[in-house]
Model confidence (mean pLDDT): 82 of 100. Predicted 3D model of a 73-nucleotide RNA (transfer RNA) from an uncultured Clostridia bacterium. Rfam family: tRNA. By type it is a transfer RNA. Rfam's curators write: Transfer RNA (tRNA) molecules are approximately 80 nucleotides in length.

RNA sequence: GCUGAUGUAACUCAGUUGGCAGAGUAGCUCAUUCGUAAUGAGCAAGUCAGGGGUUCAAAUCCCAUCAUCAGCU
Repeated sequence: GCUGAUGUAACUCAGUUGGCAGAGUAGCUCAUUCGUAAUGAGCAAGUCAGGGGUUCAAAUCCCAUCAUCAGCU
């Protein structure tokens, strides 16, 4: 230099054919307990890597960019 994959909550990951952004773990609160852990209930946490385009509507489609990983030269 070329090619491909990945990028979504603090972490690990879903999100199907474009139509309300989700789960588990972690965190916080409450219940339970003599107390802790465990368990149960609830709450909070998001510029969907960032930019542009297409569209009534984009995490999703298109373009170039950035980061990481792999391959080729």